[in-house]
RNA sequence: GCGAGAUUAGUAUAACGGUAGUACGCAAGCUUCCCAAGCUUGUAGCGGGGGUUCGAUUCCCCUAUCUCGCU
Repeated sequence: GCGAGAUUAGUAUAACGGUAGUACGCAAGCUUCCCAAGCUUGUAGCGGGGGUUCGAUUCCCCUAUCUCGCU
């Protein structure tokens, strides 16, 4: 330099254009003599910019970071 892939909550990970889910974590409550476990509720997210579209995490372009391959 060229090509490919990844980027979603504090962490891990889904979602083939129509309300962004799940688990762990965290907070509160219930339960218990206390703790743990359990139950309920809550918490918080689409790397950045632009385009297409009635509508974009999803399609296209640029860009940032990381990984792999080629040179």
Molecule: transfer RNA
Organism: Patescibacteria group bacterium